[in-house]
RNA sequence: CCCGAUAAAGGCACUCCCGCCGUGAGGCGGGUUCGCAAAGCCACGGGACUCCGAUGGAGUCGGCCGGGCUACCGAAG
Numbered sequence: 001c002c003c004g005a006u007a008a009a010g011g012c013a014c015u016c017c018c019g020c021c022g023u024g025a026g027g028c029g030g031g032u033u034c035g036c037a038a039a040g041c042c043a044c045g046g047g048a049c050u051c052c053g054a055u056g057g058a059g060u061c062g063g064c065c066g067g068g069c070u071a072c073c074g075a076a077g
Base pairs, nucleotide, nucleotide: 002077003074004073011036012035016031017030018029019028020027021026034063040069041068042067044066045065046064047061048060049059050058051057052056
């Protein structure tokens, strides 16, 4: 470094519920905990989705795939 254990410590949070924001996709906070070894960060490529005055424009999703950057722990190999 690859790798990722019925390891330790710590972390995140699908869904649902409540509140707030947004026309919307969705977002934020609290609770819950299905899962996650990058479920950390970046809309760069693909994909999905939303809105509008639609050959277009403006957006959303990183817990859909790829890519880039960074990182805790350390059994076996």
Molecule: c-di-GMP-I-GGC riboswitch aptamer
Organism: Actinomycetota bacterium